RNA sequence: UGAUAGAGGCGCGGAAAACAAGAGUACGCCCGCUGACAGCCCCCAAAGCCGGGGGAGCGGGGGGAAAGGGGAUUCCGCCGAGGCAGGGGAGGACGGCUUUGCCCCUUCUGCCGGGCCGCAGGGGAAUACCCUGCGGACUGUCGCCCCUUUUGGGGGGCGGAGCGCUGUCU
Numbered sequence: 001u002g003a004u005a006g007a008g009g010c011g012c013g014g015a016a017a018a019c020a021a022g023a024g025u026a027c028g029c030c031c032g033c034u035g036a037c038a039g040c041c042c043c044c045a046a047a048g049c050c051g052g053g054g055g056a057g058c059g060g061g062g063g064g065a066a067a068g069g070g071g072a073u074u075c076c077g078c079c080g081a082g083g084c085a086g087g088g089g090a091g092g093a094c095g096g097c098u099u100u101g102c103c104c105c106u107u108c109u110g111c112c113g114g115g116c117c118g119c120a121g122g123g124g125a126a127u128a129c130c131c132u133g134c135g136g137a138c139u140g141u142c143g144c145c146c147c148u149u150u151u152g153g154g155g156g157g158c159g160g161a162g163c164g165c166u167g168u169c170u
Stems, first nucleotide, its partner, number of pairs: 002169005009079001011078006019070001027063001029061005040055005045100006082112008091103002113139002116136008141160008
């Protein structure tokens, strides 16, 4: 220098089925009240231009979902695992076009050792959960200093970052 194998623990991520929630919500039917007869409103992600369909709203009755997301379990892949931000590329849904946004894949650059708790903000139906920032102690690792030692190690303090650390081979 390179290869290979490992460690950190409420460690990281993925998948499936069931389950809870979403929600007695959206939606559709019946009855009643009421407005309007299209210039207005609603639906097709937002805006614009078209196009299509529909007609609002309220009350009552009896029906009644789903998606994304979720905790635990099981299995799988792993230890820059992965997460986030920005740029490039190929797609997808939307009735058509443009712009923007969203979803998914891939690639480049940068940041973050890890989980937990608190606060603030964002996402979300949400006291779930996720993301970001700040703070706190904890933890693993290496470096420096001090103490101790049976010289294997142990304890304490400070600091750095995973492009790190340890083992083996070269």
Overview:
Lysine riboswitch aptamer from uncultured Acutalibacter sp., 170 nucleotides, folded computationally. The model forms 98% of the base pairs in the Rfam consensus. The coordinates come from a structure-prediction model, not an experiment, and the mean pLDDT is 79.